């Protein structure tokens, strides 16, 4: 890096360093010199693995992960419903199902 399976509306921030963009991509929207993002330290959460308990709910925090916003929302294909227009159609709002993408874990390679 690629494959498979599972999950993605829960949960969890302070200090120091640095100094301009950041939130994967595109659009939207948001965060950011009252210092974001990133790095370090400390603290925390508990998704998967693990350990303990127990007719499975709970606890621990060893491994990985995570600690703005549902994966921040949408993106592709449909269903339902509303609005608008120059109306055989087109545009658009809301809602819902599926797919895709992305992220993380676990197993094996």
């Nucleotide at each position: 890096g690629a494959u498979u399976u599972a999950u993605a509306c829960a949960g969890a921030a302070g200090a120091g360093g640095u100094g301009a963009g950041a939130g994967a991509c595109a659009g939207g929207c948001u965060c950011g010199a009252a210092g974001a993002c990133c790095c370090u330290c400390u603290g925390g959460c508990a998704a998967c693995c693990u350990g303990g308990a127990a007719g499975u709910a709970c606890c621990a925090a060893g491994g990985u992960g995570c600690c703005a916003a549902u994966u921040c929302c949408u993106g592709c294909c449909g269903g339902g419903u509303g609005a608008g227009a120059u109306g055989u159609u087109c545009u658009u709002g809301c809602u819902u199902g599926g797919a895709g993408a992305u992220a993380u874990a676990a197993c094996a390679u």

Notes:
A computed fold for a 109-nucleotide RNA from a Cytophagales bacterium, annotated as SAM riboswitch aptamer (S box leader). The source organism's lineage runs through Bacteria, Pseudomonadati, Bacteroidota, Cytophagia and Cytophagales. It matches the Rfam family "SAM riboswitch aptamer (S box leader)". Gene Ontology term of the family: regulation of gene expression. About the family: The SAM riboswitch is found upstream of a number of genes which code for proteins involved in methionine or cysteine biosynthesis in Gram-positive bacteria. The sequence was found by an Rfam model in a public genome assembly.